Source information
The RNA shown here (transfer RNA) has 76 nucleotides and comes from a Patescibacteria group bacterium. The source organism's lineage runs through Bacteria and Bacteria candidate phyla. Rfam family: tRNA. By type it is a transfer RNA.

RNA sequence: CGGGGAUUAGCGCAGUUGGCAGCGCGCAGGGCUGGGGGUCCUGAGGCCGCGGGUUCGAGUCCCGCAUCCCCGACCA
Numbered sequence: 001c002g003g004g005g006a007u008u009a010g011c012g013c014a015g016u017u018g019g020c021a022g023c024g025c026g027c028a029g030g031g032c033u034g035g036g037g038g039u040c041c042u043g044a045g046g047c048c049g050c051g052g053g054u055u056c057g058a059g060u061c062c063c064g065c066a067u068c069c070c071c072g073a074c075c076a
Stems, first nucleotide, its partner, number of pairs: 001072007010025004019056001027043006049065005
C1' cells in the first nucleotide's frame, strides 16, 4: 500500500425482506430452603463504534473515518 472480516446491554453473541432491539451469563428484588448452594418468577441496563447520505421509516442499504483481527504485496 491492496483485499477481506468484526464493532449491538458489564461480558459473550443473535437480529430474516428496511417497519416498536433480543438471547445466554452476570447484576438487583422476590418465592421454595432453618441458612447456603441450587432452582423458579420479576426487573433494571442499549438507541446499535463515529460522522454524513438515501428513505415515510435505517442495527439493516450507500459513502467517509476510527479501532481490532486475518490474507497478500513492499522494505530490511